[in-house]
Large-subunit ribosomal RNA, domain I from a Myxococcota bacterium, 549 nucleotides, folded computationally. Rfam family: Bacterial large subunit ribosomal RNA. Taxonomically the source falls in Myxococcota (Bacteria, Pseudomonadati). The coordinates come from a structure-prediction model, not an experiment, and the mean pLDDT is 85. The full RNA is in RNAcentral, with records from ENA.

Context: one part of a larger RNA
């Protein structure tokens, strides 16, 4: 030295554990912000590093409610002051206060700095100084002023109101890739994806047929399921990928512009005509529908508006049932006798396993104050019907068509339709659109104006429930931390959880270096539970024996 064995070190595996995360479901909320945000910086404690909370009124002040004995948030005990049944601390509703940065807004600026101007009012002899209000920009609206230029117009003063910054993901629009697939690539795909910007909203969009359909008919829109991986597009390759119709969720329809009536402005000029605006009434249609002439009706109902008794929810609470004793034990909730309650035998906790011990649970109750729904009822507000005459009206640089493109499942394709760049350019109710090139018939619908609940998407947040989720190298990156730490930056980013039932955290003795450490002695069920603490595997270092060369 190698091997076996026992006893130790040493390491932190498994085991149990759970403060934390992960996913679901529902319901709530869906916004904040010039009244100054989000999100920071500096402060604030009797002593005060950090977290928290507040802001010079600073772990906080008013007040209205709970609530009922202890209080001066955490890490974090202790010590000093002090509150408190004349109800503290805590909890909730409402309101004050809110230092400086931040859109940051009086200029400035290297964010939390610097430094005006006007108005009030203080201080100081004075130079100056302090407080407090205001003054950025854009848009709209209006008041007054007002150039070059006569009259106007730009401008210019005020006054009123508005935005602007932030916010997770959902939603529109505007732009808009590529790796990749096609077994290479160039159409194609990926994808109209990501990402970029600009708008919204608790949602958004879309939305009341110039649809569709097929000669029968439906009857906005929106989402879900089939229809169907069909029919089709496609270097017919790779891929791509509908409709009609059927079934369900939700259901809601309106208002304008015109014709035409009444009322006022403006400009021309041949002074009563032509043009144009601007308010009211009227009118909203495709079985054509409205005006204007005529005739009759005028009540019963709709409303997505606004107001409200009343209900009921939400932001603190509050009631709330029934055990005792025996054995083991450190400890009873186990054991084993005997009771009891249940609209409550959900959960968690107490020294092991608790329906009856503590906090809940089942069931019930409760708001001065704010705030949500429904909401009887009240206002406001909506709407008429028929006749025939008349041919006034009915969305124009519009439809359409070229060319060049994009969207449409549909890559020019026989290629409709829809948009919308350039250039043409209609009717106009005896009128237009559409029905997958055209064209006839037929059938169907009324563009070139606007609005519009709900079924639908989301989930940063907040509340309540559950999980054949995790279990500390797992679960989120955090059992907390976007911190330690890296990077000039953009931006990367950790490890780290467990004494014990309770600190009872080892007076007091002994070795030592007035250490570290350990021996006794107490504590404790246990100290081989000693704060480098629960088990405490292995690598790996010892010491002991045994063996072997």
């Nucleotide at each position: 030295g190698g091997c076996a064995u026992g006893c130790g070190g040493u390491g932190g595996a498994u085991g149990c554990c759970u403060u934390g995360g992960c996913g679901c479901u529902g319901g709530c909320g869906a916004g904040c912000g010039a009244u100054g945000a989000a999100g920071g910086a500096c402060g604030u404690g009797g002593a005060a590093g950090a977290c928290u909370g507040c802001g010079a009124u600073a772990a906080g002040c008013u007040u209205c409610g709970g609530g009922g004995a202890g209080c001066u948030g955490u890490c974090u005990a202790g010590c000093a002051a002090g509150c408190c049944g004349u109800g503290a601390u805590c909890c909730g509703g409402a309101g004050a206060u809110u230092u400086c940065c931040g859109a940051a807004u009086g200029g400035g600026g290297c964010a939390a700095c610097c430094u005006g101007g006007c108005g009030u009012g203080g201080g100081g002899a004075g130079a100056c100084u302090c407080a407090c209000g205001u003054c950025a920009u854009c848009c709209u609206g209006u008041u007054c002023u007002g150039a070059a230029u006569c009259c106007a117009u730009a401008g210019g003063u005020g006054c009123a109101g508005g935005a602007a910054g932030c916010g997770a993901a959902c939603c529109g629009a505007g732009g808009g890739a590529a790796g990749u697939g096609a077994a290479a690539c160039a159409u194609c795909u990926c994808a109209g994806u990501a990402c970029c910007u600009c708008g919204a909203g608790g949602a958004g969009a879309g939305g009341a047929a110039a649809u569709c359909a097929a000669c029968c008919g439906a009857g906005a829109u929106u989402c879900c399921c089939c229809u169907a991986g069909u029919a089709g597009c496609g270097g017919c390759g790779a891929g791509c990928g509908a409709a009609c119709g059927g079934g369900g969720a939700c259901u809601a329809g309106g208002g304008c512009a015109a014709a035409c009536c009444g009322g006022g402005g403006g400009u021309a000029c041949a002074u009563g005509u032509a043009c144009u605006c601007c308010c009211g009434g009227g009118g909203u249609u495709g079985u054509g529908g409205g005006g204007c002439g005529g005739u009759c009706a005028u009540a019963c109902g709709g409303g997505a508006c606004c107001g409200a008794a009343g209900c009921u929810g939400c932001u603190a609470g509050c009631c709330g049932a029934a055990c005792g004793g025996u054995c083991u034990g450190g400890a009873a909730a186990g054991u084993c006798c005997g009771g009891g309650c249940g609209u409550a035998g959900a959960g968690g906790g107490u020294g092991a396993u608790a329906c009856c011990c503590c906090c809940u649970u089942a069931g019930g109750c409760g708001a001065a104050a704010g705030u949500g729904g429904c909401g009887a009822c009240g206002g406001c507000u909506c709407a008429g019907a028929c006749c025939u005459g008349u041919c006034c009206c009915c969305g124009a640089g519009u439809a359409c068509c070229a060319c060049a493109g994009g969207g449409c499942a549909c890559g020019u394709g026989a290629a409709a339709c829809c948009c919308g760049g350039u250039g043409g350019g209609a009717a106009g109710c005896u009128g237009g659109g559409u029905g997958g090139a055209c064209c006839a018939u037929c059938a169907u619908c009324c563009a070139a104006c606007c609005c519009u609940a709900a079924a639908u998407a989301u989930c940063u947040g907040c509340c309540a429930g559950c999980g054949a989720c995790c279990g500390a190298u797992a679960g989120c990156g955090c059992a907390u931390a976007g911190u330690a730490c890296c990077g000039u930056g953009a931006g990367g980013g950790a490890a780290a959880g467990g004494u014990g039932a309770a600190a009872a955290g080892u007076a007091c003795c002994c070795c030592g270096g007035u250490g570290a450490g350990g021996g006794g002695a107490g504590u404790g069920a246990a100290a081989g539970a000693g704060u480098a603490c629960c088990u405490g595997a292995a690598a790996c270092c010892g010491c002991a024996u045994g063996u072997c060369u």